[in-house]
């Protein structure tokens, strides 16, 4: 230099004929239980605004197509593999 694959919450991962993003698991926080802990059970758990109800935003980055993009197209960044 060329070719291919991958990038999604704190972590591992789902969601693919384009149609509610984060199911499920782990972790974390709070509570129950306990003398206290572990285990177990329950609730919450991306970011921002707001007293709150609620609203806005978010799938590596920038564009495009579309009523609608994590998914399709173009460019870029990083990592992994192959070839030279």
């Nucleotide at each position: 230099g060329c070719c291919g694959g991958c990038a999604u919450g704190g972590u591992g991962a789902a969601a693919u004929u384009g149609g509610u993003a984060g199911a499920c698991a782990c972790g974390a926080u709070a509570g129950a239980c306990u003398c206290a802990a572990a285990a177990u059970c329950u609730a919450u758990u991306g970011g921002g605004a707001g007293c709150a109800a609620u609203c806005c935003u978010g799938u590596c980055c920038c564009g495009g197509u579309u009523c609608g993009a994590g998914u399709c197209c173009g460019g870029g960044u990083g990592c992994c593999g192959g070839c030279a």